[in-house]
RNA sequence: UCUUAUUAAGAGCGGCGGAGGGAAGUGCCCGAUGAAGCCCAGCAACCAGCACGAAAGUGAAAAGGUGCCAAAUCACGCGAAGCGAAAGCUUUGAAAGAUGAGA
Numbered sequence: 001u002c003u004u005a006u007u008a009a010g011a012g013c014g015g016c017g018g019a020g021g022g023a024a025g026u027g028c029c030c031g032a033u034g035a036a037g038c039c040c041a042g043c044a045a046c047c048a049g050c051a052c053g054a055a056a057g058u059g060a061a062a063a064g065g066u067g068c069c070a071a072a073u074c075a076c077g078c079g080a081a082g083c084g085a086a087a088g089c090u091u092u093g094a095a096a097g098a099u100g101a102g103a
Stems, first nucleotide, its partner, number of pairs: 001103007012040001014039003020030003025076003042068002046065002050059003073096001078093006
């Protein structure tokens, strides 16, 4: 970089640490009643493994490989439809992002 699946649920009043963080832009938020990061705990169940099955798939588990643990992927940016005098609102599709698996 490409393909594909998912993306409204869930997860600590712990220890170290010390000012930043929520991808980017615009907003809007979180943060010394401690941010990032690390450790431990936790959540979930994508892959592997297990059971059933010809397969698709289904189920249980959580000791393996990842992932995750404020707000919908925090909201919006582009398109379509509806409503509205307008500002804008609603629904929906995409784009972008994130994670897994494969190439």
Source information
Model confidence (mean pLDDT): 86 of 100. Predicted 3D model of a 103-nucleotide RNA (SAM riboswitch aptamer (S box leader)) from uncultured Sporosarcina sp. The sequence is in RNAcentral, with records from MGnify. Its Rfam family is "SAM riboswitch aptamer (S box leader)". From the family's description: The SAM riboswitch is found upstream of a number of genes which code for proteins involved in methionine or cysteine biosynthesis in Gram-positive bacteria.